[in-house]
RNA sequence: GCCGGAGUAGCUCAGUUGGUGAGAGCACGCGUCUCAUAAGCGCGGGGUCGGCGGUUCGAAUCCGCCCUCCGGCA
Numbered sequence: 001g002c003c004g005g006a007g008u009a010g011c012u013c014a015g016u017u018g019g020u021g022a023g024a025g026c027a028c029g030c031g032u033c034u035c036a037u038a039a040g041c042g043c044g045g046g047g048u049c050g051g052c053g054g055u056u057c058g059a060a061u062c063c064g065c066c067c068u069c070c071g072g073c074a
Stems, first nucleotide, its partner, number of pairs: 001073007010026004019057001028044005050066005
C1' cells in the first nucleotide's frame, strides 16, 4: 500500500428486506426476603449507536471520507 472483519450502556453482545418508544445478560443503586450475608424476586439510573457529511418524509441500519482495533496479502 491492497483486501476482509469489528466499533451500540461500565463489561459481553443482539438489533443489518430503513419506520412499533434503542434492547438483553452481567455489573451498579433502591426495595423485598434473612438474625446477617449471598442467592432469588421487584423497581430504577445509565447511550448523542466511533467521528463528520450525504441520500430519504424517516438512518444504529444505505452511500462517501476519516479514526481505532483484529486478521490476511505484499
Molecule: transfer RNA
Organism: Acidobacteriaceae bacterium